[in-house]
The RNA shown here (Bacterial RNase P class A) has 397 nucleotides and comes from a Bacteroidota bacterium. Rfam family: Bacterial RNase P class A. From the family's description: Ribonuclease P (RNase P) is a ubiquitous endoribonuclease, found in archaea, bacteria and eukarya as well as chloroplasts and mitochondria. It is annotated as a ribozyme. The sequence was found by an Rfam model in a public genome assembly.
RNA sequence: AAUGUUAGCUGUUCUAUCGUUCGCCGAUUCGUCGGAGGAAGGAAAGUCCGGGCAACAUAGAGUACCGCACUUCCUAACGGGAAGGUCUUGAUAAUGAGAGUUAUUAAGAACAGAUAGUGCUACAGAAAAUAACCGCCUCUUCGAGGUAAGGGUGAAAAGGUGGGGCUAAAAAUCCACCGCAGUUGCAGGUGACUGUAAUUGAGAGAAAACCUUGCGGGUUGAAAGGCAAUGUAUACCGGGAUAUUUGUUCCGUUGGAGCAAAAUAAAAACUACUCGUUUGAUCCCGGAGGGUGUGCCGAUAGAGUCUGUUGGCGACAGCAGGCCCAGAUAAAUGAUAGAAAUUGAACGGCCCUCGGGUCGAUCUAUACAGAACCCGGCUUACAGGCUAACUUCCUUU
Numbered sequence: 001a002a003u004g005u006u007a008g009c010u011g012u013u014c015u016a017u018c019g020u021u022c023g024c025c026g027a028u029u030c031g032u033c034g035g036a037g038g039a040a041g042g043a044a045a046g047u048c049c050g051g052g053c054a055a056c057a058u059a060g061a062g063u064a065c066c067g068c069a070c071u072u073c074c075u076a077a078c079g080g081g082a083a084g085g086u087c088u089u090g091a092u093a094a095u096g097a098g099a100g101u102u103a104u105u106a107a108g109a110a111c112a113g114a115u116a117g118u119g120c121u122a123c124a125g126a127a128a129a130u131a132a133c134c135g136c137c138u139c140u141u142c143g144a145g146g147u148a149a150g151g152g153u154g155a156a157a158a159g160g161u162g163g164g165g166c167u168a169a170a171a172a173u174c175c176a177c178c179g180c181a182g183u184u185g186c187a188g189g190u191g192a193c194u195g196u197a198a199u200u201g202a203g204a205g206a207a208a209a210c211c212u213u214g215c216g217g218g219u220u221g222a223a224a225g226g227c228a229a230u231g232u233a234u235a236c237c238g239g240g241a242u243a244u245u246u247g248u249u250c251c252g253u254u255g256g257a258g259c260a261a262a263a264u265a266a267a268a269a270c271u272a273c274u275c276g277u278u279u280g281a282u283c284c285c286g287g288a289g290g291g292u293g294u295g296c297c298g299a300u301a302g303a304g305u306c307u308g309u310u311g312g313c314g315a316c317a318g319c320a321g322g323c324c325c326a327g328a329u330a331a332a333u334g335a336u337a338g339a340a341a342u343u344g345a346a347c348g349g350c351c352c353u354c355g356g357g358u359c360g361a362u363c364u365a366u367a368c369a370g371a372a373c374c375c376g377g378c379u380u381a382c383a384g385g386c387u388a389a390c391u392u393c394c395u396u397u
Stems, first nucleotide, its partner, number of pairs: 002392001004390007012340007020039003024035004041368001045379002048377005053221004060275004065217005070084005085111001086109010112212002117210002120205002133151002135147005159178005180201009225297004236287005244262008267279004304323008341366002344363002347360005
């Protein structure tokens, strides 16, 4: 210098004319006019999570269902983020006779449990836990028996390496070392864990299989929800229930009517179900039909943003100061013209390490894409430009 990967930031600007819409100020003949201002994103997308807010509602328990799962920290919270730990897969270097070990670096993990239980491991291979293809050894040699040291298949072949031992050939027992799982002691760390010593043991993988354990989750959602105005049908059909208690007023007497309170039936709400709670006396459920379709609120000052400073490895937090930056309701935030900026192409001039750089004029292109209650995350889309780290490779020193 080039190429590739990962992560982050940005992602058109100005002028003129005309237009849309919102709030503020002023005027008004109430039709509107004038003035100075604001007006679509980093994802507004997906509707996947967490909350604010509102209603149920006065508030619960269990089951089902759903989510999360190493440690510490950040945050209003999260299935989010930061920094670590452990394991796995590579690369490079050192060390050891070897199995292995250490250091640096890149990437990944859906990271509780396989010793509660039930299932699974394709293909290849002789065989995936009741092992024997080639090989080795013995014999009565078409074959039979023994073996698991060597070879092959595979992610994995019944922990492994070296010595030694016996054997027909082997294995086991034995010694030393290495790895895996568990237990205990000591030291370090907030912690997950790390180092070290001793001791016990032997199929492995996978729970993004069912499952077990621990923690958490009320439901719905702005077409939520609330207020005002207008207007109709005190009508019709079907089903369910219709029973009290107490007090008091009136009438005037085998009692009747009204009012209030309590409890409760059918039924309704909370919630998918059960319990439970609440509402509930001439009421409840359903059907058909009728009226309304208007206006206002919710609705934009915030877990807001910018600058500086302090603390922290960092995510982020504290302090001080500045700023107010859409609010529509079928849905506005635009159109035209010119210039500039950036990308690419070939042309010309100059420089040059012949890769390229710079200037000029011409042409081309300028991505993904549009608020609708608000905020914090995640995921997806994206022409071009910039920054950082790393990999591969070339040149120079």